[in-house]
Parts: sequence; C1' cells; structure tokens
RNA sequence: UUCUUAUCCAGAGUGACGGAGGGAACAGGCCCGAAGAAGUCCGGCAACCUUCAAGUGAAAGCUUGAAAAGGUGCUAAAUCCUGCAGGUAUUCAUUUACCUGAAAGAUAAGAU
Repeated sequence: UUCUUAUCCAGAGUGACGGAGGGAACAGGCCCGAAGAAGUCCGGCAACCUUCAAGUGAAAGCUUGAAAAGGUGCUAAAUCCUGCAGGUAUUCAUUUACCUGAAAGAUAAGAU
C1' cells in the first nucleotide's frame, strides 16, 4: 500500500501547557471555538488484541461472565447531517419526512 473480518445512536475533564482555529477530503448544510480551537501532557472511558472462569464441541472454535498489567483506540453532536440506489408516506415538484442498502471513512485483528 492493498485485501478480509468485526464494530461505528453507549461511555469518557470545571486539569496543566498552548494561543486561533476546528468538526477526514470535495460540495451543500448545521455546529463548536477568547467563558480558549488545533496540538502536547496528565486524567478518564471502553474492552479490539490479551488473561482468567464456566458452558459447549472430536477438534478448530463458539457462547456467557469477570479482570485491566501490557499493545492499540477513543474522550461535542450517530462516522454531526446530506450526496448514490431502492422502498413507504407526502407534495405543484427528486417537495419533505422516515426506513433499508451501497459508497466513502474511522478503529481493531489478521493476511499481503
């Protein structure tokens, strides 16, 4: 870099430094920010990898529960919302609302 699988409406700060931007990219919207953005540190959350126990199985494994030392991750708003396709209702109208899926993305584990 690419591929596979799983997850993405839960949860987490009145901290320190910092000093103007930020919410992945593009477009449209809507927000956050000098009552302090990004970033760094500390704290915290969660439980993917991990460990333990029970159940199940011929085995590989699977299910449930517990733990949090280590490897990651996360810590405004659903991945902030929409963008493509289909459906339901509605509208003068692809107008609006909702549902399902796809695409794109993020994170983890494995492969390459």
Molecule: SAM riboswitch aptamer (S box leader)
Organism: Lederbergia lenta